[in-house]
RNA sequence: GAUGAACGCUAGCGGGAGGCCUAACACAUGCAAGUCGAACGGGAUUCACCUUCGGGUGAUGAGAGUGGCGCACGGGUGAGUAACGCGUAUGCAACCUGCCUUUAACAGGGGGAUAGCCCGGAGAAAUCCGGAUUAAUACCCCAUAGUAUUUAGAUUCCGCAUGGGAUUUAAAUUAAAGCUCCGGCGGUUAAAGAUGGGCAUGCGUGACAUUAGUUAGUUGGUGAGGUAACGGCUCACCAAGACUACGAUGUCUAGGGGUUCUGAGAGGAUGAUCCCCCACACUGGUACUGAGACACGGACCAGACUCCUACGGGAGGCAGCAGUGAGGAAUAUUGGUCAAUGGGCGCAAGCCUGAACCAGCCAUCCCGCGUGAAGGAAGACGGCCCUAUGGGUUGUAAACUUCUUUGAUCAGGGACGAAAGACAUGACGGUACCUGAAGAACAAGCCACGGCUAACUACGUGCCAGCAGCCGCGGUAAUACGUAGGUGGCGAGCGUUAUCCGGAUUUACUGGGUGUAAAGGGCGUGCAGGCGGGUCAUCAAGUCGGGUGUGAAAUUUCCGGGCUUAACCCGGACAGGUCAUCCGAAACUGGAGAUCUUGAGUGCUGGAGAGGAUAGUGGAAUUCCUGGUGUAGCGGUAAAAUGCGUAGAUAUCAGGAGGAACACCAGUGGCGAAGGCGGCUAUCUGGACAGUAACUGACGCUGAGGCGCGAAAGCGUGGGGAGCAAACAGGAUUAGAUACCCUGGUAGUCCACGCCGUAAACGAUGAAUACUAGGUGUAGGGGGUAUCGACCCCCCCUGUGCCGCAGUUAACACAAUAAGUAUUCCACCUGGGGAGUACGGCCGCAAGGUUGAAACUCAAAGGAAUUGACGGGGGCCCGCACAAGCAGUGGAGUAUGUGGUUUAAUUCGACGCAACGCGAAGAACCUUACCAGGGCUUGACAUCCUCUGACGGUACCAGAGAUGGUGCUUUCCCUUCGGGGACAGAGAGACAGGUGGUGCAUGGUUGUCGUCAGCUCGUGUCGUGAGAUGUUGGGUUAAGUCCCGCAACGAGCGCAACCCCUAUGGUCAGUUGCCAGCAGGUCAAGCUGGGCACUCUGGCGAGACUGCCGUUGACAAAACGGAGGAAGGUGGGGACGACGUCAAAUCAUCAUGCCCCUUAUGUCCUGGGCUACACACGUACUACAAUGGCAACAACAGAGGGCAGCCAUGCCGCGAGGCAGAGCGAAUCCCAAAAUGUUGUCUCAGUUCAGAUUGCAGGCUGCAACUCGCCUGCAUGAAGUCGGAAUUGCUAGUAAUGGCAGGUCAGCAUACUGCCGUGAAUACGUUCCCGGGCCUUGUACACACCGCCCGUCACACCAUGAGAGUCUGUAACACCCGAAGUCAGUAGCUUAACCUUCGAGAGAGCGCUGCCGAAGGUGGGACAGAUAAUUGGGGUG
Repeated sequence: GAUGAACGCUAGCGGGAGGCCUAACACAUGCAAGUCGAACGGGAUUCACCUUCGGGUGAUGAGAGUGGCGCACGGGUGAGUAACGCGUAUGCAACCUGCCUUUAACAGGGGGAUAGCCCGGAGAAAUCCGGAUUAAUACCCCAUAGUAUUUAGAUUCCGCAUGGGAUUUAAAUUAAAGCUCCGGCGGUUAAAGAUGGGCAUGCGUGACAUUAGUUAGUUGGUGAGGUAACGGCUCACCAAGACUACGAUGUCUAGGGGUUCUGAGAGGAUGAUCCCCCACACUGGUACUGAGACACGGACCAGACUCCUACGGGAGGCAGCAGUGAGGAAUAUUGGUCAAUGGGCGCAAGCCUGAACCAGCCAUCCCGCGUGAAGGAAGACGGCCCUAUGGGUUGUAAACUUCUUUGAUCAGGGACGAAAGACAUGACGGUACCUGAAGAACAAGCCACGGCUAACUACGUGCCAGCAGCCGCGGUAAUACGUAGGUGGCGAGCGUUAUCCGGAUUUACUGGGUGUAAAGGGCGUGCAGGCGGGUCAUCAAGUCGGGUGUGAAAUUUCCGGGCUUAACCCGGACAGGUCAUCCGAAACUGGAGAUCUUGAGUGCUGGAGAGGAUAGUGGAAUUCCUGGUGUAGCGGUAAAAUGCGUAGAUAUCAGGAGGAACACCAGUGGCGAAGGCGGCUAUCUGGACAGUAACUGACGCUGAGGCGCGAAAGCGUGGGGAGCAAACAGGAUUAGAUACCCUGGUAGUCCACGCCGUAAACGAUGAAUACUAGGUGUAGGGGGUAUCGACCCCCCCUGUGCCGCAGUUAACACAAUAAGUAUUCCACCUGGGGAGUACGGCCGCAAGGUUGAAACUCAAAGGAAUUGACGGGGGCCCGCACAAGCAGUGGAGUAUGUGGUUUAAUUCGACGCAACGCGAAGAACCUUACCAGGGCUUGACAUCCUCUGACGGUACCAGAGAUGGUGCUUUCCCUUCGGGGACAGAGAGACAGGUGGUGCAUGGUUGUCGUCAGCUCGUGUCGUGAGAUGUUGGGUUAAGUCCCGCAACGAGCGCAACCCCUAUGGUCAGUUGCCAGCAGGUCAAGCUGGGCACUCUGGCGAGACUGCCGUUGACAAAACGGAGGAAGGUGGGGACGACGUCAAAUCAUCAUGCCCCUUAUGUCCUGGGCUACACACGUACUACAAUGGCAACAACAGAGGGCAGCCAUGCCGCGAGGCAGAGCGAAUCCCAAAAUGUUGUCUCAGUUCAGAUUGCAGGCUGCAACUCGCCUGCAUGAAGUCGGAAUUGCUAGUAAUGGCAGGUCAGCAUACUGCCGUGAAUACGUUCCCGGGCCUUGUACACACCGCCCGUCACACCAUGAGAGUCUGUAACACCCGAAGUCAGUAGCUUAACCUUCGAGAGAGCGCUGCCGAAGGUGGGACAGAUAAUUGGGGUG
C1' cells in the first nucleotide's frame, strides 16, 4: 500500500459498488420452463338470439390429452481435475450443425392405429390393467429423384504425404403436411453461408528425488468393428516395443485464463464481483430421446439419508431466487415488476421468465457533502496543571454582534428512462430535480503522545496492577501502567487482528557469496552435459530488420465526453506474446565442408628426484638367552614407593637369538593427484623438467552420476612380537585423583590377504587458461661473453620461499604460487540452537558411514578490529612492599570501642584495606535522640490578629517534679496625646514542631586509590569506523622531570616552583627578654643604675643555582666524584590532592525535594537507660623486672594555659586537700618537668617485680556521686617469668624511651592534639609476598577474574523419536457376486400398417443367454494419520 474481511469504540446524509472465503452440510414453504386452438380430437363454463320449452343457432372457448418447438439456453457452485483441463498459435485432404439467410427443385396416391372421453376393475397412495370408440403437421406404404448415399469405372486439375477437387458413365437406395383471419404461416430434398460445436498438434501452465524406475491395450503394425469424425476408441492376430535424470511413475496440493494487489522494474502473491473456457448437480454407474445431453428443476439401477404408509408398497434431491437449521470470527429480504434489456413458444395478440430491472438490510469498500461563517479580549466563568503564587494554559474557543441555510424538517411543482404509424404502456416513484418556508437551529468521534513516529504535564500505583510491533517500561519523584488536563494524527470514521507484496541485493535473471563471518567435494580418472584456437567458402537454427495475422470485451495508461464535482459511466487511442507466418541481412554463435599450427599430443637427446612395487642385504641401539668378572644394591622421582636383586641383580666382557626403526647427511631441500615418501643394492614401473622442431592437426578445458586411490584408529583370517603401549594392576600425589608422575603390562603397533572410507584429509584458499611494477633467496635444466676451461657475471624455462607497488578486502591480510583483472565448468552456503540428530533409503561383519529433516525454542549466534580490565603471560621501574634491623601486637590484668546476648530501654550512625580510644574536644541530672510513668495541645520556639495587663521579685501550701493554688511586693519606654514599642497572660485560626523515612532523589563536606604520575584538548595526519598518532621509541629523573629522535605541532589540569615552619649569618629594633664591660647590692637572685655587645624576640633582606672543577654520557639531558659552604643536588617538615573510581560515608552538624505524624512520631517533667555480661574481636595503658625497683640528694626544656582563672608563699593534715593569702588578664606572676646524674639498698625470687581486686577511713567537684565520678591513706596483693598460628610500625634527630602542655570540662583520660629531653640498629639486593606506573601479548571478560562458563543430578512444563500393539483412512491389486444398460446371440412367446401363393415371410418387441459392467463381499500387501504401558535424547524455567 492492499482486502469479498472480522472484532472494539463511535456514527449525520447522499451517490456508485460489494455482501457464506467455513459444512460440494441437511433442508420446511413459495416461486425459478413453458408455450402453441393458425397441427388435432374434444368441449367444461359463460353470453346473445330464436324456441313448439323438448331444444336449436351463434359466440366464448377453461382443465386434461395427442402432436410441434423449447426444456442441452439462461441461473448456481468449484467437489473433482496437474489434464490438450486452461492459455496461446496452428491444423482437420478426418467432422457435425435445429432454429436463421440465400439459391434450386418438389409436395401425387393410399393405409392402419392410438391417447383423450366413456364403461369396468386393482390399490391406502403413487399409479396401473382390461374393454369400446376417435383425430391430426402423430405413424406407415407406394409413386416421383437430382449435383444426395453406396458400388464399379473414365477424363482432367491440384496438393508436403495419406490424398483431394471438377467433369462424366452404369447400377442400386432414400422425400414431403398441412393449417389459414386468404395477408400468410408451415413441409421435403440438395447446395452454400452464418452461428455453434467436435477432434488433433507445437509451446507454456504447482510441490516433493527421504517417490527412480514405470507400462500389458501397454507401444507399433495388419484386418475388422464402432463413431459425425481421426484414433487401441474396441476386438482378433503379429511384433516387442513405449516413457524416463530435459524428472517417467508415485504422493501431496490446486478449477484455468482475462485479470487483481504490490513493486522503479524484473519479479512475488492472487484467481471474490464482471467476462471467456472447463467440470459438477445427494454419491456411483448407465443409456434413451434429440440438431445438440450421457441432461441441475428428464429416465433407469445401486448406495446413504429424509419423509408418507392401511406395512403390501411408495415419494424426494435449493452448488436456481428468497428463506431455515447447522458450522463459523463472519456475509442480506421467504420484497416489487416484467416498464426497459434479453430468452422460450406463438402468424399475432399474448403467455412464461427469482434471467433481468428495481427496492430493502449492512460504514464492507470507493467517492462527495455537512455538523456553520465573519467579527469578537474583561484574554470572562469553570476546568487543569505548573507555579518562581506574579501568573500560564484551555483560548477567539465561549458569551455577544452580524451573516448564511448544504443535509435533515415542512409545503408546492415534478421528470428523462417510452422505442413504434396512432393510441396505450413506468416496478423504480410522487423518486431524482426545481421553488418556497423556519431557524445555528437537529448532526463528532476514534487512536496516539519513551525511541522508531507527529504529539507532555500532573495525580494514583510501587517489578503490584498492568503495557508491549521491536528495543523495552513498572522495585515511591513512571513524558512507557491507570486517570485527568493538554497536545498530535485521521475524521463518519478511528483503532486492532488476520493475510499478501514492498522495504529484503535477506534465493541475488536484473542483483549475492564461499582464507578467518554460513559455504571448496580428502584426491584423482572419466561417460553424459556445459564451454571451446587461426583462415576460407557455404547454410540460415539461434540473432537482427521489415510486412501480415492474431493477442475477445471489460480492466490498466493517455486524450476527450456525461451525471452540479468526484467515485462511477461512455467514446477514442496506445500498450501487451518465449505466438504464427512471409520476405530479407550474414557480423557473431551454431550446422556441414576445406585448410593451418600457436592449444594438445607423439618422437628424439639429456640430466634430477625419500615417486611406486618386489626381492635381497647392512651397521648402531634396545631387550632376551648362555658363559666369565664382580658385590649389594639397582631402578625411579620434585621427593618417594611399588618393582628387580645374595637363588648374585645393576655394572662390565665375550658369544648368540629375535623383532622393529634407519642417527649424522638433512636444508621454509626433493618427489608425488592427494593420503604420503628417508640405511644400502638389484629388478620392474609411473610422472615431471630442459633441449630439439621430425610427426598428428583442435585431438582441448571442466566434469553431475560412475570408477579408483585414500593418514591414524578399528574389524576379519593367518603369521610375527624386540621396543613402545590404550585397557588393566600396583605405587605415589590429592579433600578425592577412575588423571598428570613412577613400576609393570594386554590388544595394537609389524607382515600377508580382505574390509572400513573417515580427519583441523588445512594453504581452513576447487580445476583450467590469459593478462597485470619490482626486489631477494633456494632446487633442477639450458644459453651468452672470455682463443680452450673451472669460478665470477648476465639471460631463459620449471619448481619452491620471503618482501613489496597497483588493485582487492569488513578488517586482518592477499599481492605473478592472488584473496588482482577476465573467461569456462564443477562443488557448496542462506540466522543460532534442535542436529549432522530422527525417520526412510543405500553401503558395512561390526563399529559406523553417506544422504538428511521437522516440531519446538532464542533475538541473537558469528567475523575482524578498537579501548579498557584481567592473566598462577613477558619486559622495564617504584614504594618500610620484601629483605636487613629495632620495637611491638597476638598470651596476662585493666581501660576503651565493636559484635553478640540480655533488657521496659540498653537511642542512632560507622562494617575489608578506607567501621571498631570512630561521630563523642570528655552520658551522675542536663546532654539524650531511648524506656516507664505523670502532664500540655496554636503548643518549648517564629510571624500575623483581637483583648487585657508592665515585666518581674518573693513567701507559703499540695505534688516525684512538671504543674496547680494562696498571699505579699512592684507600676516600664517613646509620643505630634490619637497612639506606638518591648514583655507577659487569654482567645481564634493561618501555622509551628519532628534527632520520623529515603545518603539509591540531593547540595555541601569527607574518606580512598594517592602526592601515585598521570588525565586530556585544539589543529594536522592515518583509519570506512570504533579509534590511533601526539602520550610510543633511545637515554634520564622523585616526577609525562628533562634531552634526543619521530606526522606531528602546540596547549591545559596535574609534577616542580611560588606560601608557612625549621637550619646560617647580616641588618633594623631593644621590653616584660639579656648581662660582656662599668657601678651599687643580697644568704642568694639582672635585684637596681646603666647598657643592647651576646643570648633571645620578630620585621626586612641574603644564601643553594648541578652555579664551579673533573670523569662518564651521544658535543644532550643527566649521573658520579670533588672544592667551597651553616646547608648540596626537591637540605628537613608542613599546607597543597589532576581526570576520575567506589550508587563509598553523612537526611543525627547544616541545608534540602518528596513521603509520613499533628490531643502526637510534637513538647514539658520525674525516675531509669546509653555504664547490662556466658562470650568474641579491634585499639591502647601497665607489666612480667637488675640497661631494673626503692630511698635520698643534684640538674637541664619547649610549647602552651590562666580572672566564676592560674595560684606563689605561710600554716594545718601521713596524704588527697584545707585555711589564710602576695602576684598576674601575663616574654613581667603562676601552673612547672621527667627520664638523666650521684650515693645507698635489694640479688633473681612471683621477689623490696607487678599492681588488678577487695575492705576500712577520708578528700574534692557538684542541687545530687546508690545505679554511675575522680583522688588520698592504711590494709589486701590476682593474672603475669616476654607470649601459638598469624601480624603491625619505623630508614635519622627517625624508631624506641622520658616527661610536659592544651582542648573538651563543675568534676572525670591509659584517649586525642601538640611540645621538648635522651637517642639507636640496618638496607647485600629486587628472586619472592602486597600495592602501583609504562610498554607488549592472549582473551569467549566489559557489572570488566569477586568476570565468564561446562556437564550430571533433583523438580515442573513443552514438542518430538522408538515402542508389544490398537484404531481409522487412501489408492491400487487378486478373486467372488453381478443391478441398470448398450452390444451380440437366440431353439421360446407376442406382433396393426409392408409383402403374400393367405400357409407363411420381412421387420419389430418380450423372454432367455453371453461379454462388459457400478455398488457390495473376501484376501494379502502398500501408503498416510491418530493413539499406547514403557523408554531415548532435546528445549525452557
Small-subunit ribosomal RNA from an uncultured bacterium, 1437 nucleotides, folded computationally. Its mean pLDDT, the model's own confidence on a scale to 100, is 84. The sequence is in RNAcentral, with records from ENA and SILVA.